[in-house]
RNA sequence: GCCUUAUCAGGAGAGGUGGAGGGACACGGCCCUGUGAAGCCCGGCAGCCUGCGCACGAUGCGCAAGGUGCCAAUUCCGGCAGAGAGAUCUGCGAGAUAAGGG
Numbered sequence: 001g002c003c004u005u006a007u008c009a010g011g012a013g014a015g016g017u018g019g020a021g022g023g024a025c026a027c028g029g030c031c032c033u034g035u036g037a038a039g040c041c042c043g044g045c046a047g048c049c050u051g052c053g054c055a056c057g058a059u060g061c062g063c064a065a066g067g068u069g070c071c072a073a074u075u076c077c078g079g080c081a082g083a084g085a086g087a088u089c090u091g092c093g094a095g096a097u098a099a100g101g102g
Stems, first nucleotide, its partner, number of pairs: 002101007013042001015041003021032003027078003043071003047068003050064006075094001079092005
C1' cells in the first nucleotide's frame, strides 16, 4: 500500500519540556496558537482486540488497560445523488481507527 467488516454527535490535564506552528493531503472557509503551536515526557480516555466477572439463544452488561488507538471544535466545515418550502434527513464517496485476509 490492497481487500473485507465494524465504528466515527460520547470520553480524556489550568502538568513538565519545547520553542512556531497546528487543525490528514491539495484548494477554499472557519478556527486554535507567545494568556504559549507541533514534537517529546508524564498524566488521562475507553472504541476495537484481549483478559476477567455476571447473565446467555443471538449476544448483552460491567471491570481491567496487556495490543492498538485517541485526548479543541460532528471525521471543525466543505464532495456526489435523492427527499424536503426550509431546518434537516437518507445513501454513496473521501478519510481515520480497529479486527481479519491475500
About this RNA: A computed fold for a 102-nucleotide RNA from a Thermomicrobiales bacterium, annotated as SAM riboswitch aptamer (S box leader). Rfam family: SAM riboswitch aptamer (S box leader). Its family is annotated with regulation of gene expression in the Gene Ontology.